This is a predicted structure of a 346-nucleotide part of an RNA (large-subunit ribosomal RNA, domain IV) from uncultured Fibrobacter sp. Its mean pLDDT, the model's own confidence on a scale to 100, is 89. RNAcentral holds the full RNA, with entries from MGnify.
Context: one part of a larger RNA
RNA sequence: CUCUGGCCAAGGAACUCGGCAAAAUAACCCCGUAACUUCGGAAUAAGGGGUGCUCCUGCUGGUGGCAUAACAGUUGCUGGCGGGAGCCGCAGAGAAAUGGUGGUGGCGACUGUUUACUAAAAACAUAGGUCUGUGCGAAGUCGCAAAGACGACGUAUACGGACUGACGCCUGCCCGGUGCCGGAAGGUUAAGAGGAGGAGUCAGCGCAAGCGAAGCCCCGAUUCGAAGCCCCGGUAAACGGCGGCCGUAACUAUAACGGUCCUAAGGUAGCGAAAUUCCUUGUCGGGCAAGUUCCGACCUGCACGAAUGGCGUAACGAUCUCCACGCUGUCUCGGCCAGAGACUCG
Numbered sequence: 001c002u003c004u005g006g007c008c009a010a011g012g013a014a015c016u017c018g019g020c021a022a023a024a025u026a027a028c029c030c031c032g033u034a035a036c037u038u039c040g041g042a043a044u045a046a047g048g049g050g051u052g053c054u055c056c057u058g059c060u061g062g063u064g065g066c067a068u069a070a071c072a073g074u075u076g077c078u079g080g081c082g083g084g085a086g087c088c089g090c091a092g093a094g095a096a097a098u099g100g101u102g103g104u105g106g107c108g109a110c111u112g113u114u115u116a117c118u119a120a121a122a123a124c125a126u127a128g129g130u131c132u133g134u135g136c137g138a139a140g141u142c143g144c145a146a147a148g149a150c151g152a153c154g155u156a157u158a159c160g161g162a163c164u165g166a167c168g169c170c171u172g173c174c175c176g177g178u179g180c181c182g183g184a185a186g187g188u189u190a191a192g193a194g195g196a197g198g199a200g201u202c203a204g205c206g207c208a209a210g211c212g213a214a215g216c217c218c219c220g221a222u223u224c225g226a227a228g229c230c231c232c233g234g235u236a237a238a239c240g241g242c243g244g245c246c247g248u249a250a251c252u253a254u255a256a257c258g259g260u261c262c263u264a265a266g267g268u269a270g271c272g273a274a275a276u277u278c279c280u281u282g283u284c285g286g287g288c289a290a291g292u293u294c295c296g297a298c299c300u301g302c303a304c305g306a307a308u309g310g311c312g313u314a315a316c317g318a319u320c321u322c323c324a325c326g327c328u329g330u331c332u333c334g335g336c337c338a339g340a341g342a343c344u345c346g
Stems, first nucleotide, its partner, number of pairs: 001341008010332002014330001019327001027051005036041001038166001052087015088092001100325004105320002107317002112124002128164007140150003167312004172242003177239002179235005186230003192224002197219002200216002204211002243261005270304001271301001282298005
C1' cells in the first nucleotide's frame, strides 16, 4: 500500500452524477395512528411505553392423591392472565436472527414476464373494452392442393385475428387518397369458343406468267368469354388526416367581429416548457442563504390530443425524480486496532 472486519473528538451529506457504501431501524405486548380512498385499504402509517431476577398475592385452565353420601375441604404436578414489594448491572427482545421513516411528482393499474453471459424497466403480459372473421367437414393452423390432426369430443355467452389495456369521466371533425365491405347496369379484359380472311405444300389447269380443289400444316378479324380494374355507394376502436393571409373595439394591448384563399375536413373535450418546448436556465410563484433539477401556474403547443387512445386515479413498484427527519468516516480529515496479502527468508 491492497483486501476483510472493529472503533472514533467536534460537525452531520459539507461527499457525490446520485446518501453509492456504511450507519441507523428491527422481536413480542400495550397505547396511539393523518391526507386520500375503488371503503378493501393507506397501516407495523406516524409517534410513544413495557420486557431481567427474587419474594408475596388475586383470578383461571388441565390432571392426580387423601377424605367425603354430597356440598365444603386438604395436598401435589403442570399451563395462562393480573396486582404488590424488593434486588443487580452501563445495558433485562442483555447473543444471533429481525422494517429506517415521512412528503411531492412522472410512468405503468395491480400479482406476474423478459434480453441464459453488461439492460428487470415506463418494455411484454394481464383481466376489461372495441372491431372483425367463422353456421360446422366452421373460420384459422400443420401437412405433398394428400391422408390425417389441432381447433373441439367445442358450436356465436363458442373459436380465430387485430388494436387498446384495471377502474372513473370520455373518445370530436374528415370516406378526397389507401384498405376492406356492398353493388344482377355500363366500360375494359385472359384462357377458351368461333373461323371471315390470308400463307405454305401439292393433284390438276395453262404455251407461259400464273391460277389452284381435297388433305396436311401455319397465321388469323368481327363476335361470345369471368374475376379483377374502372365506375357507384358504405366504412376511421380500418391505414391515416385534422390550414393560410389581411383588417377591426374611444389609452395601449388584444380581437368576440369582418374579408379573402385553399381543403376530404381544418384539432372538439381535456392536457400543455410535458418521458413531448428548439429558442430555454422561457416568465411568475413555492421550496434553499444561494435551485440548468423539483413542485404549482401561465400558454408563444419549433413539433400534445382523444382505443398508434385523451385526462384523472386509491392500491401496488429491487422503477425514475425532488424534498425532509433520523442516522452515520460519504465528507471536513484523517487516526487507531485485528486478521489476510504485499516484502524478506525457507